[in-house]
């Protein structure tokens, strides 16, 4: 220098104007009320992914005895954690020269199902297509020393060798046989029990035995082992008009013309009771739930981390038609283009993306700078 690979930081800074929500004081207003509004003064105002809405949690409210089935999840080991499908430290496998990085990684000797295409045969005493092989049994011919021998054909052995396939039912060698085979044996490869050392474990080293070999898929059914109620902040909670109904009480008069008195109408008169008057659920409306928290920093300590434990410090949006913004101004950083007395100078551009009950992670988008590592090339 080029290439690659692990992490950490930041998400522009300072100043002034101008607007915008919220808290708190003040001043005025509105509304029956619960409780708002407006000015005006302080402080404070997005994120590393506020995003998907994919796991897990708090909260709330509803079911809920216990126990099974059915459904649904997770699936080496140990450790964090409130908890998890996250993390971390491993193990075991598998990519890459290598830093590293990937894994739903229990069980296929519990049982069913599957294995395209080729192929004769795709699984549990598998399969004759080309092949070897004629040894039992049969039947022809031919020789012949009459025991037999050759040679055709049926029926028949055979898994060795070709030849298909991702996959053909351990590999080599030797015996052995009519040819052949784990049929036998010898070594090797796996597989299962046992023992022995290491290691919490998963595993990982070593010895012995067995039977000679058991194919793959469990993100097929399925076995096994643990887990798991439901909808969610419009969750729920409170206050709390009119009208309608509802319960009590009181109730013989009560409303209009018409302010009073006669009158008159209408409703009611012992009730299925006009009217009054309190009460409760409720609806508008109004508030709360709403942001102090598994919290943030900062030092000790524990732990290999992941994380914890003590101190000490800080208050860090809470909006509902939804705030969180726009001008100037100077200095900095990165990129691109032009200029250039090579010191530099101008101009342009600077990602994703916008809280909505709150955390804890996955996943995706998405700039710029910094640090460790790996490979290869070049130069001293």
């Nucleotide at each position: 220098g080029g290439a690659g690979u692990g992490g950490g930081u930041c998400a522009g800074g300072c100043g002034g104007c101008c607007g915008c929500g919220g808290a708190c004081g003040g001043g005025c207003c509105g509304g029956a009320g619960a409780c708002g509004g407006u000015c005006u003064g302080u402080u404070c105002g997005a994120g590393g992914a506020a995003a998907g809405u994919c796991c897990g949690a708090g909260c709330u409210c509803c079911a809920u005895a216990g126990g099974g089935c059915a459904g649904g999840g997770u699936g080496c080991u140990g450790g964090g954690u409130a908890a998890c499908a996250c993390c971390c430290a491993g193990u075991g496998g598998g990519a890459g020269c290598g830093a590293u990085c990937c894994c739903a990684a229990g069980g296929a000797a519990a049982g069913c199902g599957c294995c395209a295409c080729a192929g004769a045969g795709a699984g549990g005493a598998a399969g004759a297509c080309c092949g070897c092989c004629u040894a039992a049994g049969g039947a022809g011919c031919c020789c012949c020393u009459c025991g037999g021998g050759g040679u055709u054909c049926c029926c028949g052995g055979c898994a060795a060798g070709g030849g298909u396939g991702a996959a053909a039912a351990g590999g080599u060698g030797a015996g052995g046989u009519a040819a052949g085979a784990g049929c036998u044996c010898a070594c090797c490869a796996g597989u299962g029990c046992c023992c022995c050392c290491g290691g919490u474990g998963a595993c990982g080293g070593g010895g012995g035995c067995a039977g000679c070999u058991a194919g793959g898929c469990a993100a097929g059914c399925c076995c096994c082992a643990c887990c798991c109620g439901g909808a969610g902040c419009g969750a729920g909670a409170c206050c709390a008009a009119a009208u309608a109904g509802g319960a009590g009480a009181g109730g013989a008069g009560a409303a209009g013309c018409u302010g009073c008195c006669c009158g008159c109408u209408u409703c009611g008169u012992u009730a299925u009771g006009a009217c009054u008057c309190u009460c409760g659920g409720g609806u508008a409306g109004g508030u709360c739930g709403c942001u102090a928290g598994a919290g943030g920093c900062g030092a000790g300590g524990g732990g290999u981390a992941a994380c914890u434990c003590u101190c000490g410090u800080c208050c860090c949006a809470g909006a509902u038609g939804a705030a969180u913004g726009g001008c100037c101004g100077c200095a900095c950083c990165g990129g691109a283009a032009g200029g250039u007395c090579c010191g530099c100078c101008u101009u342009c551009c600077g990602a994703c993306a916008g809280a909505a009950c709150u955390c804890g992670g996955c996943u995706u988008a998405c700039g710029a700078c910094c640090c460790g590592c790996u490979c290869c090339g070049g130069c001293c």
Source information: Predicted 3D model of a 380-nucleotide RNA (Bacterial RNase P class A) from a Candidatus Eiseniibacteriota bacterium. It is recorded under the gene name rnpB. Taxonomically the source falls in Candidatus Eiseniibacteriota (Bacteria, Bacteria candidate phyla). It matches the Rfam family "Bacterial RNase P class A". Gene Ontology terms of the family: dimeric ribonuclease P complex, ribonuclease P activity and tRNA processing. Rfam describes the family as follows. Ribonuclease P (RNase P) is a ubiquitous endoribonuclease, found in archaea, bacteria and eukarya as well as chloroplasts and mitochondria. Rfam classes the family as a ribozyme. The coordinates come from a structure-prediction model, not an experiment, and the mean pLDDT is 80.